[in-house]
About this RNA
Two RNAs folded together computationally: RNase P RNA and transfer RNA, 443 nucleotides in total. Its mean pLDDT, the model's own confidence on a scale to 100, is 77.
RNA sequence: UAAGUAGACCGGGUGACCGCUCCGAUACUAAUCGGAGAGGAAAGUCCGAGCUCUACCGGGCAGGAUGCUGGGUAACGCCCAGGAGGGGUGACCCUACGGAAAGUGCCACAGAAACAUACCGUCCCGAUGAACCCUGUGUGAACCGGGAUAAGGGUGAAAUGGUGAGGUAAGAGCUCACCAGCGGCCGGGUGACCGGUCGGCUGGGUAAACCCCAUCCGGAGCAAGACCAAAUAGGGGGACGCAAGGAUGUCCGGCCCAGUCCCCGGGUUGGUCGCUCGACCCCGGGGGUAACUCCGGGGCUAGAUAGAUGGUCACCGUCCCGGUGUAAACCGGGAUACAGAACUCGGCUUACAGGUCUGCUUAACCC
RNA sequence: GUGAGCGUGGCCAAGUGGUUAAGGCGCCAGGUUGUGGCCCUGGAGAUCGAGGGUUCAAAUCCCUCCGUUCACCCCA
Numbered sequence: 001u002a003a004g005u006a007g008a009c010c011g012g013g014u015g016a017c018c019g020c021u022c023c024g025a026u027a028c029u030a031a032u033c034g035g036a037g038a039g040g041a042a043a044g045u046c047c048g049a050g051c052u053c054u055a056c057c058g059g060g061c062a063g064g065a066u067g068c069u070g071g072g073u074a075a076c077g078c079c080c081a082g083g084a085g086g087g088g089u090g091a092c093c094c095u096a097c098g099g100a101a102a103g104u105g106c107c108a109c110a111g112a113a114a115c116a117u118a119c120c121g122u123c124c125c126g127a128u129g130a131a132c133c134c135u136g137u138g139u140g141a142a143c144c145g146g147g148a149u150a151a152g153g154g155u156g157a158a159a160u161g162g163u164g165a166g167g168u169a170a171g172a173g174c175u176c177a178c179c180a181g182c183g184g185c186c187g188g189g190u191g192a193c194c195g196g197u198c199g200g201c202u203g204g205g206u207a208a209a210c211c212c213c214a215u216c217c218g219g220a221g222c223a224a225g226a227c228c229a230a231a232u233a234g235g236g237g238g239a240c241g242c243a244a245g246g247a248u249g250u251c252c253g254g255c256c257c258a259g260u261c262c263c264c265g266g267g268u269u270g271g272u273c274g275c276u277c278g279a280c281c282c283c284g285g286g287g288g289u290a291a292c293u294c295c296g297g298g299g300c301u302a303g304a305u306a307g308a309u310g311g312u313c314a315c316c317g318u319c320c321c322g323g324u325g326u327a328a329a330c331c332g333g334g335a336u337a338c339a340g341a342a343c344u345c346g347g348c349u350u351a352c353a354g355g356u357c358u359g360c361u362u363a364a365c366c367c
Numbered sequence: 368g369u370g371a372g373c374g375u376g377g378c379c380a381a382g383u384g385g386u387u388a389a390g391g392c393g394c395c396a397g398g399u400u401g402u403g404g405c406c407c408u409g410g411a412g413a414u415c416g417a418g419g420g421u422u423c424a425a426a427u428c429c430c431u432c433c434g435u436u437c438a439c440c441c442c443a
Base pairs, nucleotide, nucleotide: 001363002362003361004360005359006358007357008356009355010354012316013315014314015313016312017311018310020037021036022035023034024033025032026031039338043349044348046347047346048345049344050343051221052220053219054218056254057253058252060251063217064216065215066214067213068082069081070080071079072078083097084095085094086093087092098212099211103210104209105206106205107204119153120152121149122148123147124146125145126144128142131139132138133136161179162178163177164176165175166174180202181201182199183198184197185196186195187194188193225273226272227271228270235264236263237262238261239260240259245257246256265442266441267440280299281298282297283296284295285294286293287292317336318335319334320333321332322331323330324329368439369438370437371436372435373434374433377392378391379390385423394410395409396408397407398406416432417431418430419429420428
């Protein structure tokens, strides 16, 4: 210098004018002044919680979720550290990563066979026996019957560990060497796992099929819910029937309440609370590899309800293109993203013009 | 806002792991008719909302996005 990799961050500024929401003061219904006023994702609503209601308690089934190990956390499917596997020259990145030797199912087409099987082939034995000549208890094509064999061919996504040598009638872990896997033992590690050694032990795939194992989970959601006020019809029909219903998209038991549910119909479109101080933010110190946590000090930072946080102009900033110029610079044009709180947090995922900083890697060149 | 569902030719819609993704309406061509319709015959038109993954194999199973539809108060 170029290419790359990991992490953190910014994502417009100033002024003027016109507007909007909330709070406070003055005023007293008309305003004036002062203060505050979107994000890293406020988004998707994919997870986890707080909070509220569901009358209460207990137990199991069903159902759902997660899935290497250890830790963090209020909790999590999140985060950190490590292991294994895979990718990259490397920095580094990716992984739904428990169990197929508990059982069941499926594996289309092709193929003999998709998990217990012989189609072709190879070899052996027996019967028949073309042909040959050395005329014998000879050799022996071909065909038939019985058997051995998973080495070879062929089919397939996948064919019963792989390669090589020995061995055999032909073959085969049948035997041996190396490699892959599995199991036992020993050592290390909290553990996932790693290292060594022994045993020929060699059992297809699929669990994002049912399932098994381990752990966790009741449901609904701020339009939850509470109160005030207003209106209407405590109206009509149906179902259930003393049990149903009240924990609903699973059932049972106890206990309590007690008519419940559905449809039609009618009414309102108001206000207050919930509502913003919270597992909150910043700084310093300690512990921990880290995630995170403890202690001390400081801070208050939107609360609307058809939904405020905006618009215009000027100047500047950043980037791109063109022209002039050795360069600095100047002139002209263009761009300035994604998006926008609605009960609140912790995460994940997705979108994002342009830019900044830091660590590291590779390559080339120079000293 | 919260919760639930759906997406397959132009429209409706079957298919829930296995040959080339049924069927109806519509469209096109031919036949029939004096002409048109009805009718008959044939044909085109889908990579199943998008991307990624699991599997030998995905419209179907899983994940992430995109679009779209429905429900919510009071009498009670």